[in-house]
RNA sequence: UGAAAUGUUUUCUAGGGUUCCGCAACAAUGGUUGGUCUGGUCCGAGAGAAAACUCACAGCUUAACCUGUGCCACGGAAGGAUAAAAGCCUGGGAGAU
Numbered sequence: 001u002g003a004a005a006u007g008u009u010u011u012c013u014a015g016g017g018u019u020c021c022g023c024a025a026c027a028a029u030g031g032u033u034g035g036u037c038u039g040g041u042c043c044g045a046g047a048g049a050a051a052a053c054u055c056a057c058a059g060c061u062u063a064a065c066c067u068g069u070g071c072c073a074c075g076g077a078a079g080g081a082u083a084a085a086a087g088c089c090u091g092g093g094a095g096a097u
Stems, first nucleotide, its partner, number of pairs: 007053006015043002020040002022037001023034004055070005072092001074095001078090003
């Protein structure tokens, strides 16, 4: 200096807050406040898990199918989205090794 499957999706987890529900307080029937409320809904990992698909290579095969292999990863500050926050997004970024 250069290359990339360091692939995509779904479900879930660590984690996260407060739109809605619940809960608590106040109020008194219209509600208000509180996440300094365990929670349900909700958001959610490049460096967490699983599955499906896909890709590359190898084997088998006329071909397709099928089987196997793939598994490295320290990391701010700041900003952004949503009701809000975050291991979300910028971002496998800056930087470090």
About this RNA
A computed fold for a 97-nucleotide RNA from Oceanobacillus sp. CFH 90083, annotated as Guanidine-I riboswitch aptamer.